The RNA shown here (c-di-GMP-I-GGC riboswitch aptamer) has 79 nucleotides and comes from a Deltaproteobacteria bacterium. The coordinates come from a structure-prediction model, not an experiment, and the mean pLDDT is 84. The sequence was found by an Rfam model in a public genome assembly. Taxonomically the source falls in Myxococcia (Bacteria, Pseudomonadati, Myxococcota). Its Rfam family is "c-di-GMP-I-GGC riboswitch aptamer". Rfam links the family to the GO term cyclic-di-GMP binding.
[in-house]
RNA sequence: AUCGAUAAAGGCAAACUACUCGUGAGGGUAGGACGCAAAGCCAUGGGUCCGUAUGCAACGGAUCGCCAGGCCGCCGAAG
Numbered sequence: 001a002u003c004g005a006u007a008a009a010g011g012c013a014a015a016c017u018a019c020u021c022g023u024g025a026g027g028g029u030a031g032g033a034c035g036c037a038a039a040g041c042c043a044u045g046g047g048u049c050c051g052u053a054u055g056c057a058a059c060g061g062a063u064c065g066c067c068a069g070g071c072c073g074c075c076g077a078a079g
Base pairs, nucleotide, nucleotide: 002079003076004075011036012035016031017030018029019028020027021026034065040071041070042069044068045067046066047063048062049061050060051059052058
């Protein structure tokens, strides 16, 4: 460096519930744990979703716990 254990320390927190913000997707706080070795950060490419009466366009949004990419990072056996 790669890799990720029936290891240890520490961490995050799905569904759901309450309150709250938003037209909405969804966000925040608290409770709660399905899971996660990047489930840390960045909407850069793709996907999905929302809004503009409608829309395989355009524009503006949401999601990084959908995939890829970029940046940073804890611990440590075996190979």